[in-house]
Molecule: transfer RNA
Organism: Bacillota bacterium
RNA sequence: GCGCGGUUAGCUUAGUGGAAGAGCGCUACCUUGACACGGUAGAGGUCACAGGUUCGAGCCCUGUAUCGCGCACCA
Numbered sequence: 001g002c003g004c005g006g007u008u009a010g011c012u013u014a015g016u017g018g019a020a021g022a023g024c025g026c027u028a029c030c031u032u033g034a035c036a037c038g039g040u041a042g043a044g045g046u047c048a049c050a051g052g053u054u055c056g057a058g059c060c061c062u063g064u065a066u067c068g069c070g071c072a073c074c075a
Stems, first nucleotide, its partner, number of pairs: 001071007010024004018055001026042005048064005
C1' cells in the first nucleotide's frame, strides 16, 4: 500500500429499514445478628465520527478514525 471483518450501556454482546435489548457489573429495597447467596425495582446509550439515500437509518451508500486478520513491499 491492497483486501476482508469489527466499532451498540462500565465490561462481554444481541439486534429482518418502523426507532434500544440481554448477561455480568452498579444503586436502592427485601431477606440476615452482620456478610455472602437469592429476590424485587431502578439508573446507565450522541448505536466510533461526518455526509448521503429514505416519510423513516444501529441496519442501506460514501468518506474518515480506530482495532483485528490476511496479502504485498522493504531490510